[in-house]
A computed fold for a 316-nucleotide part of an RNA from Schoenoplectus triqueter, annotated as small-subunit ribosomal RNA, central domain. The RNAcentral record of the full RNA draws on SILVA. NCBI's taxonomy places the organism under Eukaryota, Euphyllophyta, Mesangiospermae, Fuireneae, Schoenoplectus.
Context: one part of a larger RNA
RNA sequence: UUGGGCGUAAAGCAUCUGUAGGUGGCUUUUCAAAUCCACCGUCAAAUCCUAGGGCUUAACCAUGGACAGGUGGUGGAAACUACCAAACUAGAGUACGAUAGGGGCAAAGGGAAUUUUCAGUGGAACGAUCAAAUGUAUUGAGAUCGGAAAGAACACCAACAACGAAAUCACUCUGCUGGGUCGAAAUUGACACUGAGAGAAGAAAGUUAGGGGAACAAAUGGGAUUAGUGAUCCCACUAGUCCUAGCCGUAAACGAUGGAUACUAGAUGUUAUGCGCAUCGACCCGUACGGUGUUGUAGCUAAUGCAUUAAGUGUU
Repeated sequence: UUGGGCGUAAAGCAUCUGUAGGUGGCUUUUCAAAUCCACCGUCAAAUCCUAGGGCUUAACCAUGGACAGGUGGUGGAAACUACCAAACUAGAGUACGAUAGGGGCAAAGGGAAUUUUCAGUGGAACGAUCAAAUGUAUUGAGAUCGGAAAGAACACCAACAACGAAAUCACUCUGCUGGGUCGAAAUUGACACUGAGAGAAGAAAGUUAGGGGAACAAAUGGGAUUAGUGAUCCCACUAGUCCUAGCCGUAAACGAUGGAUACUAGAUGUUAUGCGCAUCGACCCGUACGGUGUUGUAGCUAAUGCAUUAAGUGUU
């Protein structure tokens, strides 16, 4: 680069905001840049292709003609794209009324458990494992009861449930704050989509400085296992895990599926909201939108499978 592709074969940035650029709703007008038509000029000759011709034929030679196009000028067309001007409301915002939520940040409070410590009771084992040993314990362990302290994590509710762009987010209350959805139709009037660079935020581990250190636990030291073992199992234990301020910028960062938009059978759960019906009321039933699941037709697919949350059919 392409008449090809990107769930699993190679291939969708881990995620968003957004500059240039690219693409862009509906109606009328202007203009003629792009587009289309006609005519004129030009793109040397040779070569290539082709028609008949000349050397006995061929190679070769000369004559004529074209295909495919490019480019400049003149004159026209005005549907589409661009431009000019004006309008519209179906896209997109703003305002209004509701509403759900572990969305974010900060501060305060809480109980269970664990470990340590102090005091009491008590008196020989405890702990560990397939089995043991290392280990702990008469300087009184383990067990039990009462007091105190510390740090980390928040049982049940809890759901194929919710929220967030993703990473992620859950004890309770308070303060500040972002986004979404629904309703109605007031207002702006295409203000939109994507997005090279750029910016923001980005699990865990790691790293710098200062704190903190209950529990767990790389490394390390012992004890076993084994022919042997740096591994598995056991006893300890250091970084680390936690907090504050920075750095790092990666994950099977996964739906292994980029974003937006339109269209294309259904069935059945669940969640937020509205309407109708119904009722004392909540349900039930019907229906409309926004999420999130299961199943399934057309279609697609190498198959597996996907299937209105597309991997279908189009545009970007």